Record summary
Predicted 3D model of a 522-nucleotide part of an RNA (small-subunit ribosomal RNA, 5' domain) from an uncultured bacterium. It matches the Rfam family "Bacterial small subunit ribosomal RNA".
Context: one part of a larger RNA
């Protein structure tokens, strides 16, 4: 000297890009963060015509005043058509978003294998969708409870569930060849047996689906060689422990689990405990070797009140699913129920310390869906904050009578200081007015940001400077007060009556929308 996610102090115009709970992974009020699909299916309500019923109503005519006829056509019932959507059912909640507890470990980082694997949604190829079946929500009745949510009878749809056929390049099993290799073994050609599949919707005409196989593509799983803090004041650790055989088990290899056998394995090249600690692509530094670090952005892992546990699925052992247990907080009619912000804001607490209980889906992506369109606190904006880094401005030019004041004076003068007045001028900026975008793609159409950025007029120098320092290390000194007192101080020190070192005033020096101080790292 540089650096920061910084803090205090003290000042404090603007813009642009950034960043912003390093502590309590402490507790959480509210409100939104994951919906979507009527083109999958039965209902339900609304509505609106129009058709067929349907016949209250009763103008008018007739009247023997008893009553006949009737134009309108109301409730209501059925078709249609449309909105809506509580349930069925797809598909998506395993992705986006968040923290770093926890882990010293195949977790991360390279490199490499898998002849030991999946892999929904997409692309491409080549087959196929035949024919039945029974339920169970909604709904309807009847009951149970303070609710939260049940329960029993009934009835009824599908792309929801179950058989049945159809079967091969699919699996299994046995055979028969052929080539390979990397050990178990692999690939491919054929033969028999044996076994598994579909589900429809729709402007009625093309779409989109729906089943198998085989391939890629993306996305994981699992397996190895290095590499990966600190401490021997931790030297021995380990019984599913090491290993075979065999079963199960998994998408897969394997003590992954079992049952019998053996008695192995790991360790001064530091195992075992023990402390710390998410790791990395980067950052910070430094010539550079290395040191430190690990915020923001990216990539992997981990976790989502604690600690268990599985279902569902192509994927989870799932942050805004489920169960069991704990602490904790609401609710209760006491008998039972509800909750999980380490999502976005926000509140208490803690702390030196760290923002709004905003606008928007305009884009960009992501989920559904044929679309239309819904959803998206991701994001894209905007608001706080000198927290950072960049840029800009607080005028410029002239101006001696060296004005007044101010300080110091050896009282003559210096100095402040061309500084100011004061003349000429400028308008970045600031106010005002009037115009106004790109970002929107594709012929229109669609902007949160925003009337913003920008542009162009007018007004006037007008709106806009501190902060440290001045003994020597260090650029910059003189008065006064003080008198080992009050005090400074980063190291050497200074301060006890002329302190260039206090504390003031005037000068100076040095940075500037900042300065200085304090932590940390080189």
């Nucleotide at each position: 000297g540089g650096a920061c996610g910084a803090a205090c102090g003290c000042u404090g115009g603007c813009g642009g890009c950034g960043u912003g709970c390093c502590u309590a992974a402490c507790a959480c009020a509210u409100g939104c963060a994951a919906g979507u699909c009527g083109a999958a299916c039965g209902g339900a309500a609304c509505u609106u015509u129009u058709u067929u019923c349907g016949g209250a109503u009763g103008a008018g005519a007739c009247u023997u005043c008893g009553g006949u006829u009737g134009a309108u056509g109301a409730a209501g019932a059925a078709a249609a058509a449309g909105u809506u959507u509580a349930g069925u059912g797809g598909c998506g909640g395993a992705c986006g978003g968040g923290u770093g507890a926890g882990u010293a470990a195949c977790g991360c980082g390279u490199g490499a294998g898998c002849a030991a694997c999946c892999u929904g949604c997409c692309u491409u190829a080549c087959a196929g969708a035949g024919g039945g079946g029974g339920a169970c929500a909604a709904c309807a009745g009847u009951u149970g409870g303070a609710a939260a949510c049940g329960a029993c009878u009934g009835c009824u749809a599908a792309u929801a569930c179950c058989g049945c056929a159809u079967a091969a390049c699919g699996u299994a099993g046995c055979g028969a060849g052929a080539g390979g290799g990397c050990a178990u073994c692999c690939u491919u050609u054929u033969g028999c047996u044996a076994u598994c599949a579909a589900a429809g919707a729709u402007u009625u005409u093309a779409u989109c689906g729906c089943u198998g196989u085989a391939a890629g593509a993306u996305g994981g799983g699992c397996u190895c060689g290095c590499g990966u803090a600190u401490g021997a004041u931790u030297a021995g650790a380990u019984a599913g422990u090491u290993g075979g055989u065999g079963a199960g088990g998994u998408a897969a290899c394997g003590g992954c689990u079992c049952a019998c056998c053996a008695a192995g394995u790991c360790g001064a090249c530091g195992a075992u405990c023990a402390u710390u600690a998410g790791c990395c692509g980067g950052a910070c530094u430094g010539a550079g070797a290395g040191g430190u670090u690990g915020a923001a952005c990216g990539g992997c892992c981990a976790c989502a009140u604690u600690g268990g546990g599985a279902c569902u699925g192509a994927g989870a052992u799932a942050c805004g699913g489920c169960c069991c247990a704990g602490a904790c907080u609401c609710c209760u009619a006491c008998g039972g129920g509800a909750g999980g912000c380490a999502g976005c804001a926000g509140u208490g607490g803690g702390g030196a310390a760290u923002a709004u209980u905003g606008c928007g889906c305009a884009a960009u992506g992501g989920g559904g869906g044929c679309a239309a369109c819904c959803c998206u606190g991701a994001c894209g904006c905007a608001g706080c904050a000198a927290c950072g880094c960049c840029g800009c401005g607080u005028g410029a030019a002239g101006g001696a009578u060296g004005a007044a004041g101010g300080u110091c004076u050896u009282c003559g003068g210096a100095u402040u200081g061309u500084a100011a007045a004061c003349u000429u001028c400028u308008u970045u900026u600031a106010u005002u007015a009037a115009g106004g975008a790109c970002g929107a793609a594709g012929a229109a159409g669609u902007g949160a940001c925003g009337g913003u950025a920008c542009u162009u007029a007018a007004u006037g120098a007008a709106u806009a400077a501190g902060c440290c320092a001045c003994g020597g290390c260090u650029a910059a000194c003189u008065a006064c007060g003080u008198g080992c007192c009050a005090g400074c101080a980063g190291c050497c020190g200074c301060g006890g009556u002329a302190a260039u070192a206090c504390g003031u005033a005037g000068g100076u020096g040095g940075c500037a929308a900042g300065c200085g101080u304090u932590g940390u790292c080189c």